[in-house]
RNA sequence: GAUAGAGGUUGCGUGACUCAUAAGUAAUACUUUGGAUGUGACAGGCACAGUUGAAGAAGUAUGAAAGGGACGAACGCCGAAAGUGAGAUGGGCUGAACAUCGAGCUUGGGCAUAAGGUUAACAGCUUUAUGACUGUCAUCUUAACUAAGAUGGGGAGCUAUC
Numbered sequence: 001g002a003u004a005g006a007g008g009u010u011g012c013g014u015g016a017c018u019c020a021u022a023a024g025u026a027a028u029a030c031u032u033u034g035g036a037u038g039u040g041a042c043a044g045g046c047a048c049a050g051u052u053g054a055a056g057a058a059g060u061a062u063g064a065a066a067g068g069g070a071c072g073a074a075c076g077c078c079g080a081a082a083g084u085g086a087g088a089u090g091g092g093c094u095g096a097a098c099a100u101c102g103a104g105c106u107u108g109g110g111c112a113u114a115a116g117g118u119u120a121a122c123a124g125c126u127u128u129a130u131g132a133c134u135g136u137c138a139u140c141u142u143a144a145c146u147a148a149g150a151u152g153g154g155g156a157g158c159u160a161u162c
Stems, first nucleotide, its partner, number of pairs: 001162005008078001011077004018070002027062007037049004042095003081107004087101004108134002111131008136153007
């Protein structure tokens, strides 16, 4: 260097299906009120709606979706993948929002607790700290048929074959 392989509370991920949540919310229509602003997220500009009644408030009727999540199956796999993210492209009147891609950096793996972040949500995810667990290798000790303990390392690792 190549090929194969292992780790495990349910190994990791992907896109669909189903289900609940979102939510009796947004929106639409109507009624009452209100009385000059409102919309294009936001800023500038511009455009549009509005005294033939804007925003706001209350009520009645109809009533979502996206995002996020859960379950099992299928598929791809064991840097599986996750986080952060320079930057690029699209976007737009210009920025921005937003969408997609993404160099580099961090993390062996999942779990629990606390605080923070995200979120409609103490759902889920995530960051940091702490704790034990687990896998692997090195060294040492005990043991002896292959196991136990201690210390340390990091996936750019570990095992097997060539």
Molecule: Lysine riboswitch aptamer
Organism: bovine gut metagenome